The RNA shown here (Glycine riboswitch aptamer) has 78 nucleotides and comes from a soil metagenome. It matches the Rfam family "Glycine riboswitch aptamer". From the family's description: This family represents the bacterial glycine riboswitch. The RNAcentral record of the sequence draws on MGnify.
[in-house]
RNA sequence: CUGCGGGAGAGUGCGCGGCUUCAGCCGCGCCGCCGAAGGCGCAACCCGCCCGGAAUCGCUCAGGCAACAGGACCGCAG
Numbered sequence: 001c002u003g004c005g006g007g008a009g010a011g012u013g014c015g016c017g018g019c020u021u022c023a024g025c026c027g028c029g030c031c032g033c034c035g036a037a038g039g040c041g042c043a044a045c046c047c048g049c050c051c052g053g054a055a056u057c058g059c060u061c062a063g064g065c066a067a068c069a070g071g072a073c074c075g076c077a078g
Base pairs, nucleotide, nucleotide: 001078002077003076004075005074006073011031013030014029015028016027017026018025019024032065033064034063038061039059040058041057045053046052
């Protein structure tokens, strides 16, 4: 790195409009919330020390808040 499996948190919120097979879907706006893609920050920590690396800590820009998808991290195989 690849494949398979496991994998949390938080409104299927409200309003408007559109599509329409009338049950659903999509777009925009507003507020609330989550952190485990990514990003940023501190610096715990790693290293005998320096250089260097750097979090599951913090911030929420991004992302996410039914399902699907994604998903840090873990296990197995190559």